[in-house]
RNA sequence: ACAGACCUUGCGGGAGAGACUGGUUAGCCCAGCGCCGAAGGAGCAACCGCCCCGGAAACUCUCAGGCAACAGGGACCGCAGGAUAAUA
Numbered sequence: 001a002c003a004g005a006c007c008u009u010g011c012g013g014g015a016g017a018g019a020c021u022g023g024u025u026a027g028c029c030c031a032g033c034g035c036c037g038a039a040g041g042a043g044c045a046a047c048c049g050c051c052c053c054g055g056a057a058a059c060u061c062u063c064a065g066g067c068a069a070c071a072g073g074g075a076c077c078g079c080a081g082g083a084u085a086a087u088a
Base pairs, nucleotide, nucleotide: 007082008081009080010079011078012077013076018033020032021031022030023029034067035066036065040063041061042060043059047055048054049053
């Protein structure tokens, strides 16, 4: 210096599951039952490492969150930037 790794910003794409029942007034809210996994969180583990111990999933659990459309959120992917450390 920087293709790339980590972090971050903007734009685009982005699933699943009750228009359930009752209290109500369509909705919101409350209660009950039934569900979803891709914010977050937790658990086991393939595997990896510097092998005492650590790091570990899109798997599992649903504490949280979510369950007509709209809106919002959304792991992950793509594009365009920003910043930082090491290394050549």